[in-house]
């Protein structure tokens, strides 16, 4: 110095041009003598950043920044 992957809730990941989501874990009820478990119901997001393209971007393109692997 060159190249590839990854960047979404507190954690772990889906998801792919118009509605932001699962599991867990948090919060409240219900159930119990209590706790757990089960139920129901909510609460949490700048979709790493910045610019372009689109009517329209979390998704496409450039670039940056971190992390991660790989060549020299």
């Nucleotide at each position: 110095g060159g190249g590839g992957c990854u960047a979404u809730a507190g954690c772990u990941c889906a998801g792919g041009g118009g509605g932001a989501g699962a599991g867990c874990g948090c919060c409240u009820g219900a159930c119990u003598c209590a706790c757990a478990u089960u139920c129901a119901g909510g609460a949490g997001g700048c979709c790493a950043c910045u610019g372009g393209u689109u009517c329209g971007a979390u998704c496409c393109c450039a670039g940056u920044u971190a992390g991660c692997c790989c060549c020299a």
Transfer RNA from a Clostridia bacterium, 72 nucleotides, folded computationally. Rfam family: tRNA. From the family's description: Transfer RNA (tRNA) molecules are approximately 80 nucleotides in length. Gene Ontology term of the family: triplet codon-amino acid adaptor activity. By type it is a transfer RNA. Model confidence (mean pLDDT): 83 of 100.